This is a predicted structure of a 113-nucleotide RNA (TPP riboswitch aptamer (THI element)) from a Bacillota bacterium.
Taxonomically the source falls in Bacillota (Bacteria, Bacillati).
The sequence was found by an Rfam model in a public genome assembly.
Its mean pLDDT, the model's own confidence on a scale to 100, is 81.
């Protein structure tokens, strides 16, 4: 001297399935996969071919991308009691970023004592 970068901050974007057992308001145990299977709080709806929807918040994962997550997709092969389980499509088509960073800290290169 040159390039990259992390921790961190502030903002942003997302997902909550299955299966068996009791229960009758939306609920309690438990099993399987996962970072996570709706924790809290408000509103709505709402009576069993039913146990839910919307919002704020909170855990947790993801922020330019071949790890977040939606679409094809009510796909398509394995498995499994089942499943969005795993595997292919998939380097597919969408998808939400700034600082930090002209110093300082890391780390590579390159030159010099």
């Nucleotide at each position: 001297g040159a390039a990259a970068a992390a921790a961190g901050c502030u903002g942003g974007g997302g997902g909550a399935g299955u299966c068996c057992g009791g229960g009758g308001a939306g609920c309690c145990g438990g099993g399987c996969u996962g970072a996570g299977a709706g924790g809290g709080c408000a509103g709505c709806c709402g009576a069993a071919u039913c146990c839910g929807c919307u919002g704020c918040c909170g855990a947790c994962c993801c922020c330019u991308a071949u790890c977040a997550c939606c679409c094809g997709a009510u796909c398509c092969g394995g498995a499994u009691c089942a499943u969005g389980c795993c595997g292919g499509c998939g380097u597919g088509g969408g998808g939400a970023a700034g600082c930090g960073a002209u110093c300082c800290u890391u780390u590579u290169c390159g030159u010099g004592c």